[in-house]
């Protein structure tokens, strides 16, 4: 520090996800030791049991028992001493307000920080200076009686105090009055002087007798210590007040009546509406009141570079709470966790009358929960309470226990060791790897184990001794201090140390597709499963599961959850808004924010210095202590903050004075569809009247509905009425926007030019607010010609609730009112300033020139286009910015859900504004690129159409396919590009299929062992369907040889490796092939352009069959294709001359037959010839094109071979090869028979026809290619014929196949025929082991359909189509198929609009599996969340009223009453009970608000491989 993920690829926007760190964690697997920390985050749920706050006898009264000892005894017991002034209880004091727990409540002066208190308190403690006199009356305990189950009481009697109450004294205390000084902040504070009033106390312990009393000694007394009272001050702790800071919701906008203030009073420690009476009507709020939700706050902690964000466990500070609610009492302090009272809920006890209780103290239990410990030890240390002290108490605390919960440290050994052992895994079978790893050798000894030793933490207090000091009458006691000695350890026999033996007891977890470090095998087969995101899995999975190996971390490792980070993804640092989300529809303007130039002053902001504070701990630095570290100690720094004081005055601010350039006023001028009102005008449509006139009009793609003989349309004249204003008219004008268009008048707003007179910053923006605001729509009333939602009809269509047509109502128009939206768009807020230019246009002005209008130069204001820099993701913007800056406002933060729901508000309604969530997705999106596509465009090709000729589709048959059938009908091929295709030929074979019968190292290959023979062929027989098995006859006696039974071979048997498979996968493959397409394309290097994908080149202008060539050009070149080179045909020449040929000569049996010849034909080898070369025209002077000449051939002369990059997961595992999988007495092999030939049907390809361009008959017309010895087979003979017999010649330019057929002549005369030949019968021929299933052919007989073929569709552009025959491959036999050959031999092409296919350029795109694409909505089904909903249940809250416990307060107090008073059988003061009053918790009644749960039914939404209906959108998406 980044990475993955939207696309075919790119760039951008943008979300999601990951890598990091952290945790009071939990879960899974695993687990050796120690140290230090840490441990109910949930139910502030309920709690059994024990403990957690007592102490003081030196404040006070009382005061046991057991036991032990002694005595007595009637043996029942009693007494004394001791226990012991002990225990227990009580009065009294102090402490129970600290310590400990928890975070429910609380959004608040609760907390933090800094101040204030001139408005306050403070027990214990410290300092100062005083006092502590003299009395009184009670009451617990105790005793007696009594009530109650208990808890607890009641009555009577006795008694003490440091308990209680008067009195005295008393101040610098309090109050009142008066005076002075000083300070301050308004009230006022502080100090001081004088006068008056009021108010206090308690004793205890110890010591000593100096003084007094009594004999020692004691008492008074004295002394000391501890107390007590009043006061001043301190310290500590608190109360109250204030500035600032402190979460979310505005779908909470208004709140408030003790409310805000005043006066007076009450109350408090104290200010204060804190409370009350009266008076006034205020107070708070957009700088967010009120309401709702959530939450203890902070130091800190986590994260982060920081700014920030999150958090508030442990430790520390503050607050709040103690079962829930209320209340006060006591007290220095409480409204009191382990106190009281009341009410409530709950639990427990009960004799049913009534009582008891409060773990959010420490342990512990139940419950809840994913989850959180021992009912431990000790007061030894630290700290606290009480006490004079000893001491007691202390679940605070110190320790131990449990938990890998966290951090830190250590170990599980170290060195050597190759035959690279065994074994595992992989393997290309060679090997590789685990791996120096192990074994083995040597060594070490941490931890654990055993044995022994053994701490620090302890200092005190106290006791003893001793020394000194103050006090004192004192050498006493006590007090203070020093020194010496003694005493005290829960942890713990722990840490630590030593010794012993011993590698011995101690490694797991996650991951290995990318991100992200680490790869193979097997299993599985969209199954099982994985997954943080992208995504893996459908038979070769590095992604699932296992294994081997590897990577990471390590006593842990992973997962889950949460937080920050990455995320500049809320942007202060540090983002954006033309098209990605985002500029308000527009203006006016309030608050607010911001604001020109020159001076003076102030000092709020700002800056500097100083002081205070910012607790400690934490973080950081240094040093130090535990062996290190974690941990801990000390010092420093820091705590970025707040407050106070002093200073500075540039900037901001405030104030004051001035200025004119911002802004405005004034004068002159012209431009304009700016707005409003009234009036006027002509053209046109429609309607009405009249005339002329006659059969149609209208409308459309074509029609129809409609109108018209009752006279339309057309045309002429007249009239009515409404609406809109042609031409001018213009990227012209005006307006803030919406918007504004005939003419005239009136009223009226704004802008602009020129002038320079005036004001003197008066400005900009603008949350709320107010106004304006197209169309449609709504209300009321008018108006209504045309147009026209709805509606009707006619068409179209599969349908057509549409597009088209004929009609037609709201509406469109006017007035008034409402609505308030829009793609209200420049998708671009307003204002100001600055920043190269060019060219139009509108308005006004200046200059120059002119007779003048123009033209030209120039200024201002507007409005366009093109472009520099710059900006931008790109497109693009570019002085009218989307550039560079400033100010202010509005808005955005992934897509869907959704501009929806709920709430509020506006509206008559429609609806508008505001505006979520659950849930769901891994994207949604912008721009540009390359393709592909378009019922987009341009250019151009092709038998593509058109023009022609002949077919197919109808018939019969042949053949292939589908389907069906079958034991099997083997398999493959599937639009073009499967279907006379693989098959150039299925009776057996072929053959892969079926049935049956057989074989199992096999029909075939290699290797081993044993045996045998060393071989190959052949005859016959038996069984059998045959394979096969058995027997047998005859012939021969394998190959090589170094001539050695030397090597090899063969057969049989055995076991095993293996053979074999037309079994599967063509979607694992090679090879081969089809197709686009013989189309003209496809690319590369370098350069250049672009952020990039890419572009350029290859586009453009011409031209071509062609990316063929020329020209131009940021391109220059090159490659694969095209063309040419190759073959063949056409012309000529040369060479050659048999088997070919025969012109000349001769012969002849008249046949090139012979002699002869090689001229010709021909054969087959070589060469020539054609190149737009020549001429003319055209073109750009080019390439080329057109015409012509010559030529056998002319513009690639005809044909062939030749098939670029690629596409179709095209075809083929059944040609062959081959990975993987599968079978192995069978899915292999052999044989016989059957099947591939089936047959209701359907399709493709063909043949033959339907006839006269024909059939039949006749007839010594004329080819070419080929083939032939297991062959072709002449001639002759036989047969009607297929054919047979015989067999010449020929291994072929020699012989044979070989007859060519159409042609020509004659006949038939339009008919199911003299057409047609299917079908069937019968007799034959041939091939073959064999023609039944199932061959071909011949003869005779039979004589079906068919009379030219619906929709549709195919081929062909010249020696072509059509037509005619011939040959060949395969093959024993079997073509109508296939391949080839020649004969005869046409028609037509205007042309490129249309159909199909293709090429180039361009355009649009939401397509990229690429239009056979994408994609929308209803309906149906499943699941999910959610809105409404008659209601219903609960929480919370408000208002009104009722009730009113305890309590304090007020009143009363006739009942009761010790202290004081008095004039005392009593009265008074004071007090108490009781009663009354207002306040008030709980509760009740009624009515609301709000939140949540459930809810028949209902609404839409989301999601879900293969449902239904249509086709809305994306191309002009077929109606933009």
């Nucleotide at each position: 520090a980044g990475a993955g993920u939207u696309u075919g690829a790119u760039c951008c926007u943008g979300g999601c996800u990951c890598a990091g760190a952290a945790c009071g964690a939990a879960c899974g697997c695993u687990g050796g030791c120690g140290g230090c920390g840490u441990g109910c985050c949930u139910a502030a749920c309920a709690c059994a049991u024990g403990c957690a706050a007592g102490u003081c006898g030196a404040a006070c009264g009382a005061g046991a028992a057991a036991g032990c000892g002694g005595g007595c005894u009637u043996c029942g017991g009693c007494c004394c001493g001791u226990g012991a002034g002990u225990a227990c209880a009580g009065u009294g004091g102090c402490a129970g307000a600290c310590g400990g727990g928890u975070g429910a409540g609380u959004a608040a002066c609760a907390c933090g920080u800094g101040g204030g208190u001139a408005a306050c308190c403070u027990a214990c403690c410290c300092g100062g200076a005083g006092g502590u006199g003299g009395g009184g009356g009670a009451u617990a305990a105790c005793c007696c009686u009594u009530c109650g189950a208990a808890a607890g009481g009641a009555g009577g009697g006795c008694u003490a105090a440091u308990a209680c109450c008067g009195c005295a004294u008393g101040a610098u205390a309090c109050c009142u009055c008066g005076g002075g000084a000083u300070c301050g902040c308004a009230g006022g504070g502080u100090c001081u002087c004088g006068a008056g009033u009021u108010c206090a106390a308690a004793g205890c312990u110890u010591g000593c007798c100096u003084c007094u009393a009594c004999u020692c000694g004691u008492a008074a007394g004295c002394a000391a210590g501890c107390g007590c009272c009043a006061c001043c001050g301190g310290a500590u702790g608190g109360g109250c007040c204030c500035g600032c800071g402190u979460c979310c919701c505005a779908u909470u906008a208004g709140c408030u009546u003790g409310u805000u203030g005043g006066u007076g009073a009450g109350g408090u420690a104290a200010c204060g509406g804190c409370u009350c009476a009266c008076c006034a009507a205020g107070g708070c709020g957009g700088c967010g009141a009120u309401g709702g939700g959530u939450a203890g706050c902070c130091g800190g902690c986590c994260u982060g570079a920081g700014a920030g964000g999150g958090u508030g466990a442990u430790c520390g500070g503050c607050c709040a709470c103690a079962c829930u609610g209320g209340a006060a009492c006591u007290g220095c302090g409480a409204c009191a966790c382990g106190g009281u009272c009341c009410a409530g809920a709950c639990u427990c006890c009960u004799a049913c009358g009534g009582g008891a209780g409060g773990c959010a103290g420490c342990a512990g239990u139940g419950a809840g929960g994913a989850a959180u410990u021992u009912u431990g030890c000790g007061c030894a240390a630290u700290g606290g309470g009480c006490g004079a002290a000893a001491g007691c108490c202390u679940g605070a605390c110190g320790c131990a226990g449990c938990g890998a919960c966290g951090c830190c440290g250590c170990g599980u050994g170290g060195a050597g060791g190759a035959c690279g052992a065994a074994g595992g895994c992989c393997u290309u079978c060679g090997g590789g790897u685990c791996g120096u790893a192990a074994a083995c050798u040597c060594c070490u000894g941490u931890c654990a184990a055993g044995u022994g030793g053994g701490a620090c933490g302890a200092a005190u207090c106290c006791c003893g001794g001793u020394c000194g000091g103050a006090u004192g009458a004192a050498u006493a006691a006590g007090c203070c201090g020093g020194c010496c000695g003694g005493u005290u350890g829960a942890c713990g026999g722990u840490a630590c140390c030593a010794c012993u033996g011993a590698a011995g007891g101690a490694a797991g977890c996650c991951c290995c597709g990318g991100c992200u470090a680490a790869c193979u095998c097997c299993g599985u087969g969209c199954c099982a499963g994985c997954a943080g995101c992208c995504g893996c899995g459908g038979u070769a999975a590095u992604a699932c599961g296992g294994a081997g190996g590897g990577g990471g971390c390590a006593a842990g490792c992973g997962u889950u959850g949460u937080u920050c980070g990455g995320a500049a993804u809320u942007a202060u640092u540090g983002g954006g808004c033309g098209u990605a989300a985002a500029g308000g529809g527009c203006g006016c303007g309030u608050a607010g924010g911001c604001g020109g130039c020159c001076g003076g002053g102030c000092a709020a902001g700002u800056c500097g210095g100083a002081g205070g504070u910012g607790a400690a701990a934490u973080c950081c630095c240094u040093c130090a202590g535990c062996u290190c570290a974690a941990c801990u100690g000390a010092g420093g720094a820091a705590c970025u903050g707040c407050c106070u004081c002093c200073g500075a005055a540039a900037c901001u601010g405030c104030u004051u004075g001035g200025c004119u350039u911002g802004a405005g006023u004034c004068c002159c001028g012209g431009a304009g569809a700016g707005g409003g009102u009234a009036g006027c005008g002509g053209a046109a449509u429609u309607c009405c009247c009249a005339g002329u006139g006659u059969a149609g009009c209208g409308g459309u793609g074509a029609a129809a509905u409609g109108c018209g003989u009752a006279g339309a349309u057309a045309u002429u004249g007249g009239g009515a009425g409404g609406a809109a204003c042609a031409c001018c008219a213009g990227u012209g004008g005006c307006g803030a926007a919406g918007g504004c268009g005939g003419c005239u008048a009136c009223c009226u707003g704004g802008a602009c030019g020129g002038g320079u007179a005036c004001u003197g910053a008066c400005g900009c923006u603008g949350a709320g607010g107010c106004g304006c605001g197209a169309a449609a729509g709504c209300g009321u009333g008018g108006g209504g010609a045309g147009c026209a939602a709805a509606c009707a009809g006619g068409a179209u269509u599969a349908g057509a609730u549409a597009c088209c047509c004929u009609g037609g109502u709201a509406g469109u128009c006017c007035a008034c009112g409402c609505u308030g939206u829009a793609a209200a768009c420049g998708a671009u807020g307003a204002a100001c300033a600055c920043u190269u230019g060019g060219u139009g246009u509108u308005g006004c002005g200046g200059g120059u020139a002119u007779c003048g209008a123009c033209c030209c130069c120039u200024g201002c204001a507007g409005u366009g286009c093109c472009g520099a820099a710059g900006c931008u993701a790109a497109c693009g913007c570019a002085u009218u910015a989307a550039g560079u800056g400033u100010u202010c406002c509005g808005c955005c933060u992934g897509g869907g859900g959704a501009g929806u729901a709920c709430g509020g508000u506006c509206g008559c309604a429609a609806g508008g504004c505001u505006g979520a969530a659950a849930c769901u997705c891994a994207a949604a999106g912008a721009a540009a690129u390359u393709g592909a596509c378009g019922g987009g465009g341009g250019c151009c090709c092709g038998c593509a159409c058109a023009a022609g000729c002949g077919g197919u589709g109808g018939a019969g048959c042949a053949u292939g396919u589908g389907g069906u059938u079958u034991a099997a009908u083997u398999c493959g091929a599937a639009g073009c590009a499967a279907c006379g295709c693989g098959c150039a030929g299925a009776a057996c074979c072929u053959u892969a299929c079926c049935g049956g019968c057989c074989c199992u190292u096999g029909a075939c290959a290699u290797g081993g062992g044993a045996a045998g023979u060393u071989u190959g062929g052949u005859u016959a027989c038996c069984a059998g369907a045959g394979a096969u098995g058995g027997u047998u006859u005859c012939c021969u006696u394998c190959a090589g040889u170094u001539c050695g039974g030397c090597u090899g071979g063969c057969u049989u048997c055995c076991a095993c490796a293996c053979a074999g498979g037309u079994g599967c996968u063509g979607c694992a493959u090679g090879g081969c092939u089809g197709u686009c397409g013989u189309c003209a394309g496809c690319u590369c290097g370098u350069g250049u352009c672009g952020u990039g994908a890419g572009a350029u080149g290859u586009u453009g202008g011409g031209u071509u069959a062609a990316g063929u060539c020329c020209c131009g050009c940021a391109a220059c070149g090159a490659g694969c294709g095209c063309a040419a080179c190759c073959c063949u045909c056409a012309c000529c020449c040369u060479u050659a001359g048999u088997u070919g040929c025969c012109a000349u000569u001769g012969g002849u049996u008249c046949g090139g037959c012979c002699a002869g010849g090689c001229a010709c034909u021909c054969u087959a080898a070589g060469g020539g010839a054609a190149c737009u070369g020549c001429c003319g025209g055209u073109g750009a002077c080019a390439a080329g094109c057109c015409g012509g000449a010559g030529g056998a051939a002319g513009g690639u002369g005809g044909g062939g071979a030749u098939g670029a990059c690629g596409u179709c997961a095209a075809g083929u595992c059944c040609u062959c090869a081959u990975g993987g999988c599968c079978c192995u007495u069978a899915c292999g092999g052999g044989c016989c028979g059957g099947g591939c030939u089936a047959c209701a049907c359907a399709c493709g390809u063909g043949c033959u026809a339907c006839a006269a361009u024909g059939g039949c008959g006749g007839u010594g017309a004329c080819a070419g290619u080929g083939g032939g010895u297991c062959g072709c087979g002449a001639a002759c003979c036989u047969g009607c014929g297929a054919a047979g017999g015989u067999g010449a010649g020929c291994u072929a330019a020699u012989c044979c196949c070989c007859a060519a057929a159409a042609a020509c002549c004659g006949u038939c005369u339009c008919a199911g025929u003299u057409c047609g030949g299917a079908u069937u019968g019968u007799u034959c021929u041939c091939u073959g082991c064999a023609a039944c299933u199932c061959g071909a052919g011949a003869g005779c007989a039979u004589g079906a359909a068919g009379u030219c073929g619906g929709a549709a569709u195919c081929g062909c552009u010249a020696g072509u189509a059509a037509u005619c025959g011939u040959g060949g491959a395969u093959c024993a036999g079997c073509a109508u198929g296939c391949c080839a050959c020649g004969g005869u031999g046409a028609a037509u092409a205007c042309g490129u609009u249309c159909c199909c296919g293709g090429g180039c350029c361009u355009u649009g795109u939401a397509c990229a599996c690429a239009c056979c694409g994408c994609c929308c909505g209803u309906c149906a089904c499943a699941c999910c969340a959610u809105g409404g909903g008659a209601g219903u249940u609960g929480g919370u809250u408000u208002u009104a009223c009722c009730c009113g416990a305890a309590g304090a307060c007020g009143g009363u107090g006739u009942g009761c009453u010790a202290a004081c008073c008095u004039u005392u059988u009593a009265g008074g003061a004071g007090g108490c009970a009781g009663c009354c009053g207002g306040c008030c918790a709980c509760g009740g009644u009624a009515a609301g608000g709000u939140c949540a749960g459930c809810g028949a039914c209902u609404g839409g939404g989301g999601u879900g491989a293969a449902g239904u209906c249509g086709u809305a959108a994306c191309a002009a998406g077929g109606u933009a």
This is a predicted structure of a 1520-nucleotide RNA (small-subunit ribosomal RNA) from an uncultured bacterium. RNAcentral holds the sequence, with entries from ENA and SILVA. The prediction has a mean pLDDT of 85. Its Rfam family is "Bacterial small subunit ribosomal RNA".